Bacterial RNase P class A from Roseovarius sp. MBR-78, 408 nucleotides, folded computationally. Rfam family: Bacterial RNase P class A. Rfam classes the family as a ribozyme. The sequence is in RNAcentral, with records from ENA.
[in-house]
RNA sequence: GCGGAGGGCCGGAUGGCCGCGACACCCCCUUGGGGGUGGCGAGGAAAGUCCGGACUCCACAAGACGACGGUGCCGGGUAACGCCCGGCCGGGGCAACCCGAGGGAAAGCGCCACAGAGAAGAGACCGCCCCCGCAUGUCGGGGGCAAGGGUGAAACGGUGGAGUAAGAGCCCACCGCGGGGCUGGUAACAGGCCCGGCACGGCAAGCCCCACCGGGAGCAAUGCCGAAUAGGGACCGCGCGCGGGGCACAGGUCGGGCAACCGAUACCGCCCGCAGGCCACGUCUUGGCCCGGCGGUCCGGGUAGGCAGCUAGAGGCGCGCGGGCAACCGCGUGCCAAGACGAAUGGUCAUCCGAAGGGGGCGCCCGCGCCCCUGGGACAGAAUCCGGCUUACAGGCCCUCCGCGCGC
Numbered sequence: 001g002c003g004g005a006g007g008g009c010c011g012g013a014u015g016g017c018c019g020c021g022a023c024a025c026c027c028c029c030u031u032g033g034g035g036g037u038g039g040c041g042a043g044g045a046a047a048g049u050c051c052g053g054a055c056u057c058c059a060c061a062a063g064a065c066g067a068c069g070g071u072g073c074c075g076g077g078u079a080a081c082g083c084c085c086g087g088c089c090g091g092g093g094c095a096a097c098c099c100g101a102g103g104g105a106a107a108g109c110g111c112c113a114c115a116g117a118g119a120a121g122a123g124a125c126c127g128c129c130c131c132c133g134c135a136u137g138u139c140g141g142g143g144g145c146a147a148g149g150g151u152g153a154a155a156c157g158g159u160g161g162a163g164u165a166a167g168a169g170c171c172c173a174c175c176g177c178g179g180g181g182c183u184g185g186u187a188a189c190a191g192g193c194c195c196g197g198c199a200c201g202g203c204a205a206g207c208c209c210c211a212c213c214g215g216g217a218g219c220a221a222u223g224c225c226g227a228a229u230a231g232g233g234a235c236c237g238c239g240c241g242c243g244g245g246g247c248a249c250a251g252g253u254c255g256g257g258c259a260a261c262c263g264a265u266a267c268c269g270c271c272c273g274c275a276g277g278c279c280a281c282g283u284c285u286u287g288g289c290c291c292g293g294c295g296g297u298c299c300g301g302g303u304a305g306g307c308a309g310c311u312a313g314a315g316g317c318g319c320g321c322g323g324g325c326a327a328c329c330g331c332g333u334g335c336c337a338a339g340a341c342g343a344a345u346g347g348u349c350a351u352c353c354g355a356a357g358g359g360g361g362c363g364c365c366c367g368c369g370c371c372c373c374u375g376g377g378a379c380a381g382a383a384u385c386c387g388g389c390u391u392a393c394a395g396g397c398c399c400u401c402c403g404c405g406c407g408c
Base pairs, nucleotide, nucleotide: 001404002403003402004401005400006399007398008397009396010395012352013351014350015349016348017347018346020041021040023038024037025036026035027034028033029032043379047390048389050388051387052386053385054384055218056217057216058215068214069213070212071211072210073087074086075085076084077083088102089100090099091098092097103209104208108207109206110203111202112201125149126148127145128144129143130142131141132140133139134137157175158174159173160172161171176198177196178195179194180193182191183190184189222308223307224306225305232299233298234297235296236295237294238293241274242273243272245271246270247269251268252265253264254263255262256261276290277289278288279287315336316335317334318333319332320331321330322329323328353377357374358373359372360371361370362369363368364367
């Protein structure tokens, strides 16, 4: 210098003017507003609502088993976690480093597309070898074999030797596999030793088995206060129309019964007629509909609204010391602080900073460097709070490491 890997941080700055929100103090009108002053007022993700909690209400004796859901190498951190740190194993990369739902496939079931002869106690297409035949061949038949070729993601251990007609764990060595024990390590695991014999293909992100964990709903949780209007109940008043007749269907009242229900009653009730009102401004006829209401006092429930929950807590940030490889923990010290609720956190002006792209000029090592003009500020916005994960993001800064080339 070129190319790459990992991690951390910032995410426009300063000032003026005009606004917005809650708070503290002062003043004015007067219980709800207005004005003034003061400090404060979004994020690294406030987002998705995917995990784990705090808190609140509901449910619940305890234990075991079962169902359902989740997690899944080992050790540590943490209030807890599916998060984080360190390690192990497997895979990728020359390397820094990255990726892995990473328990069990000799408990059982199921599946393994296409291609291929054969896909799980398999198989013989090409091929190799032996024997027989005669039409002596790129032939036909019988038998042995699985080394080599071919198909496939995967072909029933791999490499080499011995052996054989050709071959084969048939035998031998090493590797792989299984069992036993030894050493190191907290462990996952790693490395030797001895024995066995080729028996045991893959998929659990298909059912399943094993171990561990798990009540439900969520601040619109939950608690308190509580109007106007409408509706419910109790009581009081009225000048609330009249008439007689009918009824036990419904309500009320009374009696019986544990209850379902049964019986009684005409004061209330129900039905009918007249009167009254409405359809329709007045009158008449005809038709239809309504037929109980008005006023007052009090009580209780809910709604609107208000208050609490509500923001000082497993708090955050900086510095120092100590423990730890680290995540993290402990101690000391300093600083900081939205709490709104039909929901504030904004606008504008000036100066400065700002990548790519476009235009012009200069220089040369000829595709880069410098200067001027233009251009241009991402993703996004609290809503009970906290710890994580994931996703989005213009542009910039810093640190560490790896490979290659050149110079000393």
Taxonomically the source falls in Roseovarius (Bacteria, Pseudomonadati, Pseudomonadota, Rhodobacterales).